[in-house]
RNA sequence: GCCGUGGUAGCUCAGUUGGUAGAGCGCGUGCUUGGUAAGCACGAGGUCACGAGUUCGACUCUCGUUCACGGCU
Numbered sequence: 001g002c003c004g005u006g007g008u009a010g011c012u013c014a015g016u017u018g019g020u021a022g023a024g025c026g027c028g029u030g031c032u033u034g035g036u037a038a039g040c041a042c043g044a045g046g047u048c049a050c051g052a053g054u055u056c057g058a059c060u061c062u063c064g065u066u067c068a069c070g071g072c073u
Stems, first nucleotide, its partner, number of pairs: 001072007010025004019056001027043005049065005
């Protein structure tokens, strides 16, 4: 330098004919217990890596940039 895969909640990751962003764990509150743990209920937490474009509408499609990993030279 070229090619491929990936960047979504604190962590691990879902999210396909473009139509309100989710799960598990973790965190907070409550219930339960003599008290913990476990269990149950509810809740908080997101500029979907960044910038443009297409569209009535973009995590999703297109272009560029950047970071990580892998391959080739």